[in-house]
Molecule: transfer RNA
Organism: Candidatus Caldarchaeum subterraneum
Order: sequence, then structure tokens, then C1' cells
RNA sequence: GGGCCCAUAGCUCAGCCAGGUUAGAGCGGCCGGCUCUUAACCGGCAGGUCGCGGGAUCAAAGCCCGCUGGGCCCG
Repeated sequence: GGGCCCAUAGCUCAGCCAGGUUAGAGCGGCCGGCUCUUAACCGGCAGGUCGCGGGAUCAAAGCCCGCUGGGCCCG
């Protein structure tokens, strides 16, 4: 220098291919129930610029372009 993959909640990830409901799950956190108490179990709540910028579109986490960070391969 070239190619491919990844980036979504505090953590691990799904959703992206094929655009359209209010953006989700588990764990963790907080509150409550149960219990003599804790743990476990049960119910509820909070938590997101979907890496950044731009474009196309009525509408983008998902399409197009550029960039940043990480990983792998080639030279």
C1' cells in the first nucleotide's frame, strides 16, 4: 500500500441480507414481593447521538460514500 470482517444499554450480543410499530434480550444496577435474614426465585423500573460525518429517500441501526478505532490476511 491492497483485501475482508467487526463497532447497537455498564458487559456479552440479536436485529442489518429484504428500509416502515415506541430499538430489543440475557447478565449487571435500582425498587418491591417472598424469607427470621441473606442467597435463590418472582414482579416492576431506569439505562441508547445504533463508532463519527455526509448523501439518496416521505422515512435509515439496516442502502451509498468518506473517516476513526479494533481484528485477520496479502505484499